Molecule: Bacterial RNase P class A
Organism: Gammaproteobacteria bacterium
RNA sequence: GGAGUCGGCCGGAUGGUCGCUGUCACUUCGGUGAUGGAGGAAAGUCCGGGCUCCGCAGGGCAGGGUGCCAGGUAACGCCUGGGGGGCGUGAGCCCACGGAAAGUGCCACAGAAAACAAACCGCCUAAGUCCUUCGGGACCGGUAAGGGUGAAAAGGUGCGGUAAGAGCGCACCGCGUCGCUGGCAACAGGGACGGCACGGUAAACCCCACCCGGAGCAAGACCAAAUAGGGGAACGCGCGACCUCGGUCGCACCUGCGGCCCGCAGGGGUUCCCGGGUAGGUUGCUUGAGGCGUCCGGCGACGGGCGUCCCAGAUGAAUGAUCAUUCUCGACAGAACCCGGCUUACAGGCCGGCUCCCACC
Numbered sequence: 001g002g003a004g005u006c007g008g009c010c011g012g013a014u015g016g017u018c019g020c021u022g023u024c025a026c027u028u029c030g031g032u033g034a035u036g037g038a039g040g041a042a043a044g045u046c047c048g049g050g051c052u053c054c055g056c057a058g059g060g061c062a063g064g065g066u067g068c069c070a071g072g073u074a075a076c077g078c079c080u081g082g083g084g085g086g087c088g089u090g091a092g093c094c095c096a097c098g099g100a101a102a103g104u105g106c107c108a109c110a111g112a113a114a115a116c117a118a119a120c121c122g123c124c125u126a127a128g129u130c131c132u133u134c135g136g137g138a139c140c141g142g143u144a145a146g147g148g149u150g151a152a153a154a155g156g157u158g159c160g161g162u163a164a165g166a167g168c169g170c171a172c173c174g175c176g177u178c179g180c181u182g183g184c185a186a187c188a189g190g191g192a193c194g195g196c197a198c199g200g201u202a203a204a205c206c207c208c209a210c211c212c213g214g215a216g217c218a219a220g221a222c223c224a225a226a227u228a229g230g231g232g233a234a235c236g237c238g239c240g241a242c243c244u245c246g247g248u249c250g251c252a253c254c255u256g257c258g259g260c261c262c263g264c265a266g267g268g269g270u271u272c273c274c275g276g277g278u279a280g281g282u283u284g285c286u287u288g289a290g291g292c293g294u295c296c297g298g299c300g301a302c303g304g305g306c307g308u309c310c311c312a313g314a315u316g317a318a319u320g321a322u323c324a325u326u327c328u329c330g331a332c333a334g335a336a337c338c339c340g341g342c343u344u345a346c347a348g349g350c351c352g353g354c355u356c357c358c359a360c361c
Stems, first nucleotide, its partner, number of pairs: 001357010012326007020037007039332001043343002046341005051216004063212005068082005083097001084095004098207002103205002105201003120147002122143003128139004155173006174196001175194004180189003220283004230274006238251006253267005290309008327330001
């Protein structure tokens, strides 16, 4: 100098004017003053927790989730450290990484055969039978080394061996069983034995281990109009007929007794009172697993001590507009109960650790 990798941070700045909004103080109730006012993701709503209401003796079934080990945490599917596998020269990155000798299912096309093995092209003719022109041929057979198909073909490589072959024998690798050593563990290393039995697939059913009650701030709590309806009390009665004009009788409707019919009893309007509840209002609401600084413990995630700070809380929903100066001319995007994560979006810029290559001293 170039290329790369990991981590952290910023997200125009300063000032004036006019607005919006929370809190506090003053007030002549009109306002005035002071002070606070979006994010690293406020987003997606994908996980986990707090809080609230409902449910719940305990346990089980069903259903859902998680899945190498150890730790962190309120908790997690998150984070840290470690192990294993894959990629990269490397820094580093990626992994849904329990069980396929519990059972079931599936493995397209191609191919002889896709899991009780099988033999298409091949290779062989030692043994047995037959024929022979004595070269050999046919039958009975052997084999899985080579070719071919496939994502995958029944351990791999090499040597020996054989008629040709084959774990048939041996060495190494792989695999299985049992000890040993190191490690909390995942796992790693090494030894003995076994010629090899056990193809793949569990983000297929399933098995194993662990975790999980439901709904959500429109949760929930409180105050409480008008109108309608409910309960209670007091005063009161629709239509028709008759008459002595205020009563009588009849009918219809509703309610209660009742399974239904008959029957019996009561009611209709006005005023007042009571409780529920709607609109509306108040609360929940922001002091919290909180921020910053420092010390201690830990490789780290994180934990502990001390000091210090208060930093949006709206509810038709504020956080804006404009002017001036200036720079590298400004991205993605905006709270709505709160918090921890993950994921996704993002113009441009800054800082640090590390790796590789080239050149020079």